[in-house]
Molecule: c-di-GMP-I riboswitch aptamer
Organism: Domibacillus robiginosus
RNA sequence: UAGAACAAAAGGUAAACUAAUCGAAAGGUUAGGACACAAAGCUACAGAUCUAAGAUCUUUCUUAUAAGAUUAUGAUGGCUGAGCCGCUUCG
Numbered sequence: 001u002a003g004a005a006c007a008a009a010a011g012g013u014a015a016a017c018u019a020a021u022c023g024a025a026a027g028g029u030u031a032g033g034a035c036a037c038a039a040a041g042c043u044a045c046a047g048a049u050c051u052a053a054g055a056u057c058u059u060u061c062u063u064a065u066a067a068g069a070u071u072a073u074g075a076u077g078g079c080u081g082a083g084c085c086g087c088u089u090c091g
Base pairs, nucleotide, nucleotide: 003090004089005088012037013036017032018031019030020029021028022027035078041084042083043082045081046080047079048076049075050074054071055070056069057068058067059066
């Protein structure tokens, strides 16, 4: 150095929930709050999952309206893999 990670030390992040706010929604941001996490640091590249504004189709209907289905250009890094960076100890 590759690699490994039980404990220790220094630390770090912050689930659910609450309030405000952005968003059509999923979900995000800020503050509080701690379920947990050896990468729960960063990156939507691959897979997976979530949502369906818009678009398309179907049904109803005089038209409209309404309902349903499909679909990501949206989202999830605390779903998995991958890439990059990092503390301690052993090595």